[in-house]
Context: one part of a larger RNA
RNA sequence: UGACGGGGGCCCGCACAAGCGGUGGAGCAUGUGGUUUAAUUCGAAGCAACGCGCAGAACCUUACCAGCCCUUGACAUGGGGAUCGCGGUCUAGAAACAGGGCUUUCUCUUCGGAGACCGCUACAGAGGUGCUGCAUGGCUGUCGUCAGCUCGUGUCGUGAGAUGUUGGGUUAAGUCCCGCAACGAGCGCAACCCUCAUCCUUAGUUACCAUCGGGUUAUGCCGGGGACUCUAGGGAAACUGCCGGUGACAAACUGGAGGAAGGUGGGGACGACGUCAAGUCAUCAUGGCCCUUAUAGGGUGGGCUACACACGUGCUACAAUGGCAGUGACAAUGGGUUGCUACCUCGCGAGAGGAUGCUAAUCUCUAAAAGCUGCCUCAGUUCGGAUUGGAGUCUGCAACUCGACUCCAUGAAGUCGGAAUCGCUAGUAAUCGUGGAUCAGCAUGCCACGGUGAAUACGUUCCCGGGUCU
Repeated sequence: UGACGGGGGCCCGCACAAGCGGUGGAGCAUGUGGUUUAAUUCGAAGCAACGCGCAGAACCUUACCAGCCCUUGACAUGGGGAUCGCGGUCUAGAAACAGGGCUUUCUCUUCGGAGACCGCUACAGAGGUGCUGCAUGGCUGUCGUCAGCUCGUGUCGUGAGAUGUUGGGUUAAGUCCCGCAACGAGCGCAACCCUCAUCCUUAGUUACCAUCGGGUUAUGCCGGGGACUCUAGGGAAACUGCCGGUGACAAACUGGAGGAAGGUGGGGACGACGUCAAGUCAUCAUGGCCCUUAUAGGGUGGGCUACACACGUGCUACAAUGGCAGUGACAAUGGGUUGCUACCUCGCGAGAGGAUGCUAAUCUCUAAAAGCUGCCUCAGUUCGGAUUGGAGUCUGCAACUCGACUCCAUGAAGUCGGAAUCGCUAGUAAUCGUGGAUCAGCAUGCCACGGUGAAUACGUUCCCGGGUCU
């Protein structure tokens, strides 16, 4: 000077408390450990690994295993020698590939040739998801969006260092004010950026329809309109600006007015100096080491999907605030030409066959679901849906290992969960559905969107983490 203390003071945070809903018990999904295996490829390990890399393992992916095969190689550049190939087809084979027959190059040309392409051979060299993240770059997590971390000059101290940055107030904030041997400055904070909330204006199609006219079983359907909604350009608006009180005449705090919004208006992006030799050599790049008829390369099949068990994260439930049936309701974000598909027909259904519009504010995915009305009357049930049998649909070369979905039958555990533990302070929790990426097919995961919409916070003694002074 730091760090630490079951030392002290002050302060903060869903940290506790006050509440609401979960996990931990059940079944299933998914990840991990363990075990098994020819292989169950590899990485991630308290918080900060474990629905993580994987925004999607049937083949491929794929890195793993077992057969089969190849050696200048699947790929790049350079050079030497020699001369013809590419493509289609037949046989054997699991294929890679091997053998056979038929057919048969391109551009330029000074007709000498040159180049492209292809094959053979020897080489330089290719190749490696092999090792080292404790050799590294880049990127990332974390403390933590916590309020801190420093510098120049000056001053003090023999010096390490101190001061500034401490003190009195205040703030979300090293935010601001006052004081002060300090005076200034930088990186952070805040603001500038995006978005939501109000209004004005400009523009009016594919969006809108108040007024006028026409038409229909019906519909902005048509003429038309530029009001409203909306779309997307520009602007206004919020600054403790105004008033009262408190305060040190300050900073500020507290109450109020006006206002769509009030004291950082809500949300996002944004992450200081540094910490953890944190993570990643398997995104990529890269030093060193290692392999070079193999630790490289090709192909088929298998595996990554195993299963006594243990843990994490989720989904569905245990029911009446419910289940089933019926029915006239109301969104938002997004996607679509190898695509989304209206409508019609067939099928109980998953779906199939026709057919139409849309490169989209035009057509379509698109039915929103919780909501509202009847039946059930507390039971392992008209709860719950696992598991199993049968029959099918779709995608795809191919659903046996190992896909999703439909129909009929079957109808397991489960009656609210021990110790413990997690999330959340408002359009939040809870609950309800919808869309997208990846993607041939495959989501209870992830990312987004809207509908309905709470309870509680006395307070800071205690638990956890953090800041500051001592």

Predicted 3D model of a 470-nucleotide part of an RNA (small-subunit ribosomal RNA, 3' major domain) from an uncultured prokaryote. Its mean pLDDT, the model's own confidence on a scale to 100, is 82.